[in-house]
C1' cells in the first nucleotide's frame, strides 16, 4: 500500500443475510431462601449499537467517508 475480519449494556456474546420495541449470559441492586456465607430461585438495573454524511415513513442493518483492532498478501 492491496483485501478480508472486527467494533453492539461495566464484561463475553447475539441479532445485520431479509430495515420495523435491540436479545442472551455474566455483573450490579433489592426481596426469598440459610443460624450467617456461599450456591439457588424472583424482580429490577443498564448499550441513542466506534465517528461523520447519505437513502428511507423508518437505519445497529443497505450506501460512502473517516478512526481503532487484528488476519493475509506485497
Nucleotide at each position: 500500500g492491496a483485501u478480508c475480519c472486527g467494533g453492539u449494556a461495566g464484561u463475553g456474546u447475539a441479532g445485520c443475510u431479509u430495515g420495523g420495541u435491540a436479545a442472551c449470559a455474566u455483573g450490579c441492586g433489592u426481596g426469598c431462601u440459610u443460624g450467617g456465607g456461599g450456591u439457588g430461585c424472583a424482580c429490577g438495573u443498564g448499550a441513542u449499537c466506534g465517528u461523520g454524511g447519505g437513502u428511507u415513513c423508518g437505519a445497529a442493518u443497505c450506501c460512502c467517508u473517516c478512526c481503532c483492532g487484528g488476519a493475509u498478501c506485497a
Predicted 3D model of a 74-nucleotide RNA (transfer RNA) from a Methanobacteriota archaeon. Its mean pLDDT, the model's own confidence on a scale to 100, is 82. Rfam family: tRNA. Rfam classes the family as a transfer RNA. Its family is annotated with triplet codon-amino acid adaptor activity in the Gene Ontology.